[in-house]
RNA sequence: GCGCUUGUAGUCUAGCGGUAGGAUACGACCUUGCCAAGGUCGCGACCCGGGUUCAAAUCCCGGCAGGCGCA
Numbered sequence: 001g002c003g004c005u006u007g008u009a010g011u012c013u014a015g016c017g018g019u020a021g022g023a024u025a026c027g028a029c030c031u032u033g034c035c036a037a038g039g040u041c042g043c044g045a046c047c048c049g050g051g052u053u054c055a056a057a058u059c060c061c062g063g064c065a066g067g068c069g070c071a
Base pairs, nucleotide, nucleotide: 001070002069003068004067005066006065007064010024011023012022013021018054026042027041028040029039030038047063048062049061050060051059
């Protein structure tokens, strides 16, 4: 330099163009003599810029970052 691939809460992860879901962490409450465990509720996310579309996490283009391969 070229090609492929990945990028979603603090962390891990799902999401075939139509309300972004789960786990964990965190907070409140319940439970307990206390802690832990358990239960209920809450909080919080689509890497960036453009395009297509009535509608984009999703499709297209260009960047940035990580990984793999070729030279």